[in-house]
Parts: sequence; structure tokens; C1' cells
RNA sequence: AUGAUGGCAGCGGGAGAGUCCCGCCGCGGCUGUGCCGCAGGCGGGCGCCGAAGGAGCAAUGGCGUUCGCGUUACCGCAGCGAACACAAAAACUCUCAGGCAUAAGGACCGCGACCGAACG
Repeated sequence: AUGAUGGCAGCGGGAGAGUCCCGCCGCGGCUGUGCCGCAGGCGGGCGCCGAAGGAGCAAUGGCGUUCGCGUUACCGCAGCGAACACAAAAACUCUCAGGCAUAAGGACCGCGACCGAACG
């Protein structure tokens, strides 16, 4: 239940950091074999951002392993402690990827037809 949580098309909001430097090409202009402009294309360089994605970590956990204590005549079981392994969050951290005018993208939030059905 006159349909929650949730999923999802769509719509709206949505931060940060160089309109950096160099070379070549292209286009345009000029006082023309050079110079200037371009928010264009390719390549190289340095600097930076974190909110696509990705990666790392805490407390903690126990039918993990080993060792010790304990119990016991002994072994073992319960229990306690230690070490190692495994699992374990983010808007924290990293900066691989991505990004640093506009545009696009963008975690997250809101609305939401439709899906779904109590998993809340």
C1' cells in the first nucleotide's frame, strides 16, 4: 500500500586550477622575404586543480593461522593475551586517468513520468 526506501529517462542547480611559454602549419592584415593578430590544428615544455572514473588508509571484526597463559593426571574444549594474514569509509589522501577562457564534462542536491513492491 491512494505505493515508502530503492532503480531510472529527462529537467534544474553545481566548485577548483595557466585565455601560460616555445616551434611548425593554417587564416587575415601591413610599411613585405619580415612583422603583427587568431578563443584555429599538431607537437614539445614548465606550473597547477580534484567533484567523472581509479587507487590507498582507521576504529573494528571473527568458525583464519601460529605462539604463550590458563584448565587438566595428560590430551583436548571454553576463556585471556600477542604476532601475522584477510575484510573494512569518506567530500580524507594520491594524482594514474581526467581537467585548468567559453562550451562540454562534473561528485553531490532537488524535481521527476516510468519501473518496482515493503527488500523500509
Background
Model confidence (mean pLDDT): 82 of 100. The RNA shown here (Glycine riboswitch aptamer) has 120 nucleotides and comes from Firmicutes bacterium UBA1393. The organism belongs to Bacillota, within Bacteria. Its Rfam family is "Glycine riboswitch aptamer". About the family: This family represents the bacterial glycine riboswitch.